[in-house]
Molecule: Bacterial RNase P class A
Organism: Anaerolineaceae bacterium
RNA sequence: CAGGCUGGCCAGGUACGCGCGCCCGCAAGGGUGAGGAAAGUCCGUACACUACAGGGCAGGGAGCCAGGUAACACCUGGAGAGGCGUAAGCUUCUGGAGCGGGCCACAGAAAAAAUCCGCACGCAAGUGUAAGGGUGAAAAGGCGGUGUAAGAGACCACCGGUGCCCGCAGCAAUGCGGGCAGCCAGGUAACCCCCUCCCAGUGCAAGGUCAAACAGGGGAAAGAACCGGCCCGGUUCAUUUGAUCCCCGGGUAGACCGCAGGGAGCUUGCGGGUGACCGCAAGCCAAGAUAGAUGCGUACCCUGAUGACAGAAUACGGCUUAUCGGCCAGCCUGAGGC
Numbered sequence: 001c002a003g004g005c006u007g008g009c010c011a012g013g014u015a016c017g018c019g020c021g022c023c024c025g026c027a028a029g030g031g032u033g034a035g036g037a038a039a040g041u042c043c044g045u046a047c048a049c050u051a052c053a054g055g056g057c058a059g060g061g062a063g064c065c066a067g068g069u070a071a072c073a074c075c076u077g078g079a080g081a082g083g084c085g086u087a088a089g090c091u092u093c094u095g096g097a098g099c100g101g102g103c104c105a106c107a108g109a110a111a112a113a114a115u116c117c118g119c120a121c122g123c124a125a126g127u128g129u130a131a132g133g134g135u136g137a138a139a140a141g142g143c144g145g146u147g148u149a150a151g152a153g154a155c156c157a158c159c160g161g162u163g164c165c166c167g168c169a170g171c172a173a174u175g176c177g178g179g180c181a182g183c184c185a186g187g188u189a190a191c192c193c194c195c196u197c198c199c200a201g202u203g204c205a206a207g208g209u210c211a212a213a214c215a216g217g218g219g220a221a222a223g224a225a226c227c228g229g230c231c232c233g234g235u236u237c238a239u240u241u242g243a244u245c246c247c248c249g250g251g252u253a254g255a256c257c258g259c260a261g262g263g264a265g266c267u268u269g270c271g272g273g274u275g276a277c278c279g280c281a282a283g284c285c286a287a288g289a290u291a292g293a294u295g296c297g298u299a300c301c302c303u304g305a306u307g308a309c310a311g312a313a314u315a316c317g318g319c320u321u322a323u324c325g326g327c328c329a330g331c332c333u334g335a336g337g338c
Stems, first nucleotide, its partner, number of pairs: 001334010012301007020033005035309001039320002042318005047203004059199005064078005079094006095194002100192002102188003116133002118129004141159002144156003160184002162181008207257004217248003223237005263285001265284008
């Protein structure tokens, strides 16, 4: 210098003018006003209501290990197996198939206690046989020997796998080394199933308060019973009977709260940790509408270009998706120079 990998950041700026929402103010006026994803609504929560507190059934979800977190299907670090890349690095999978059931297209005799051809025995029927052939994604560990009628882990050595035991390292998953056992008759659990753990439902149009018009309902006094820890009060029954005025309560329009931030908050510094993250100290307070404000114009600057994707609706933590371009840090590969 070129190409690449990983992580992070920015998301045009300034001034003036016109305008909109919210807050403060008697007024003049002042303050404040979108995002990294506000998006998809896919996970996890807060919060609210449902008697929702507990147990059971059904159903759903998670599933290597350790940690982080309020929690998660998220994040960090690690383990094993595989794939891509020269590399930095990226990426997929992960409980159980020595309980049971199901399934394994086409081809093939056969897809799991296998005989089509072959081999051996036999007159034949047939029996034995997984060495060899052929099919397939997958065919009953590999190879050599012993053995046999022919064969076969049937037996033996070596190699591979699995299981168990011991030692070492590690919190663990697991790794390394040694020993033992012929245990070697497949795969699939994103089929049922089994094991461990978790999960009640509905979502701010949740839910609460005040409360018209209009229509409908109830209402004298005294009494009884019930609810309630008590008071106020409420409900039911019996009796009485009038509803025009009066009173009461429920619902709708409407208004307010929830809801605009003192919190799983933001910034900076210090400390701990490989890291996710945590602790301490100081400072800060940051849109809040209800048909929904956050816009437009002019000038200058940056420039390839008024310039990407885009627009809050209870809030928060994640994931995913969209995104012109630019910047920073670390690392890898190649080429050149000293």